[in-house]
RNA sequence: GCACCCUUAGCUCAGUUGGUCAGAGUGCCUGCUUGACAUGCAGGAGGUCCCCUGUUCAAGUCAGGGAGGGUGCACCA
Numbered sequence: 001g002c003a004c005c006c007u008u009a010g011c012u013c014a015g016u017u018g019g020u021c022a023g024a025g026u027g028c029c030u031g032c033u034u035g036a037c038a039u040g041c042a043g044g045a046g047g048u049c050c051c052c053u054g055u056u057c058a059a060g061u062c063a064g065g066g067a068g069g070g071u072g073c074a075c076c077a
Stems, first nucleotide, its partner, number of pairs: 001073007010026004019057001028044005050066005
């Protein structure tokens, strides 16, 4: 340099054909349970869906550009 893949909650990830789709597990906070702790149960907070532009009535999902990461190939006087 070229190609492909990934980027969604603090962490690990899901999201079929664009149409209540913003979620799960875990962590965190509060309460219940206990003599106390752990476990368990209930509730809650937490997100610019990497960024910009566009298409559309409608975009996490499509198109173009950009950024970061990974893999392969090429280059390496």
The RNA shown here (transfer RNA) has 77 nucleotides and comes from a Halobacteroidaceae bacterium. Model confidence (mean pLDDT): 81 of 100. It was read from a public genome assembly. It matches the Rfam family "tRNA". Rfam describes the family as follows. Transfer RNA (tRNA) molecules are approximately 80 nucleotides in length. Rfam classes the family as a transfer RNA.